Model confidence (mean pLDDT): 85 of 100. Predicted 3D model of a 77-nucleotide RNA (c-di-GMP-I riboswitch aptamer) from Thermoanaerobaculum sp. The sequence was found by an Rfam model in a public genome assembly. It matches the Rfam family "c-di-GMP-I riboswitch aptamer". Rfam links the family to the GO term cyclic-di-GMP binding. Rfam's curators write: GEMM was predicted in a large-scale screen for bacterial structured RNA regulatory elements. The organism belongs to Thermoanaerobaculum, within Bacteria.
[in-house]
RNA sequence: CUUGGAUCAAGGCACACCCGCCGUGAGGCGGGGCCGCAAAGCCAGGGGUCUCCCGCCGAGAUCGCCCGGUCGCCGAA
Numbered sequence: 001c002u003u004g005g006a007u008c009a010a011g012g013c014a015c016a017c018c019c020g021c022c023g024u025g026a027g028g029c030g031g032g033g034c035c036g037c038a039a040a041g042c043c044a045g046g047g048g049u050c051u052c053c054c055g056c057c058g059a060g061a062u063c064g065c066c067c068g069g070u071c072g073c074c075g076a077a
Base pairs, nucleotide, nucleotide: 012037013036017032018031019030020029021028022027035064041070042069043068045067046066047065048062049061050060051059052058
């Protein structure tokens, strides 16, 4: 230094749900909340699922569904 994921330390994020706002919608943003997460940081590149259209073509959403890419705290076997 890399990998791995025990421990220690510093912390971080925020499921569901509630309120407000945006959106045709999936859903997103803010506040509360805290199920959980060693990347539950970021990226829509691949797959899946979802929405709009409803004939095709297509356009969107989801990274807390998976794979992959990329950056990152600690540093046992």